Description: The RNA shown here (SAM riboswitch aptamer (S box leader)) has 154 nucleotides and comes from a Planctomycetota bacterium. The sequence was found by an Rfam model in a public genome assembly. Of the family's consensus pairs, 88% are formed in the model. The source organism's lineage runs through Bacteria, Pseudomonadati and Planctomycetota. Rfam family: SAM riboswitch aptamer (S box leader). Gene Ontology term of the family: regulation of gene expression.
C1' cells in the first nucleotide's frame, strides 16, 4: 500500500519554538489565521477500537447438593420406612438449581475502576459534488463513492 469488518451530528487546550498559510485531494461555497495558520516540542485532557487486570451482577456447561425413579442392603414374604450405599447401561435415568456466607473448575455477556497499544482535542468527516425519494422551488431525507481511525487477514 491492497483487502475485510466496525465507527465517524458525542467529547476534549494551554504554554514554548517558528512565521503564512490552513480546513485530505480537485471544484464551488463557507470559515479559521499577524489578537500568530500549518508543523515541531512539553504538559494537560477526551474517547473507548484492541490487550491485560480487579470488582459487582447475570447466563451456560460440569461438579457438589436437593427431589423423583430404579437397583442393592438392614430382618423372613409383601408393603411402608430407613441407609453403609450405587455392582446390572448403574460414578444409572428424569428433573431442579431455590435453600446451607454453600464448595471446586471451565466458558460467555454486561456495568464500573486501573494499566498498556493506538487515535483525537474549531465548525457533522465544515458543507456540497454521484444516485434515489419528497417538493413548483428554496430545501429536506436516505444511500453510494472518497477519506480518517481501530481491529483483523494475506
Nucleotide at each position: 500500500g491492497c483487502c475485510u469488518u466496525a465507527u465517524c451530528g458525542c467529547g476534549a487546550g494551554u504554554g514554548g519554538c517558528c512565521g503564512a498559510g490552513g480546513g485530505a485531494a480537485c471544484a464551488g461555497g463557507c470559515c479559521c489565521g499577524u489578537u500568530g495558520a500549518a508543523g515541531c516540542c512539553a504538559c494537560c485532557g477526551c474517547a473507548a477500537c484492541c490487550c491485560c487486570u480487579c470488582c459487582g451482577c447475570c447466563c451456560c456447561c460440569a461438579c457438589c447438593c436437593c427431589c423423583g425413579c430404579c437397583c442393592c442392603g438392614a430382618a423372613a414374604a409383601a408393603u411402608a420406612u430407613c441407609g453403609a450405599g450405587g455392582g446390572u447401561u448403574a460414578c444409572g435415568c428424569g428433573g431442579g438449581c431455590a435453600a446451607u456466607u454453600u464448595c471446586c473448575g471451565g466458558g460467555g455477556g454486561u456495568g464500573g475502576g486501573g494499566g498498556g497499544g493506538u487515535g483525537c482535542g474549531a465548525a457533522a468527516g465544515c458543507c456540497u459534488g454521484c444516485c434515489c425519494c419528497g417538493g413548483c422551488a428554496a430545501c429536506g431525507g436516505g444511500g453510494a463513492a472518497c477519506g480518517a481511525u481501530a481491529a483483523g487477514a494475506a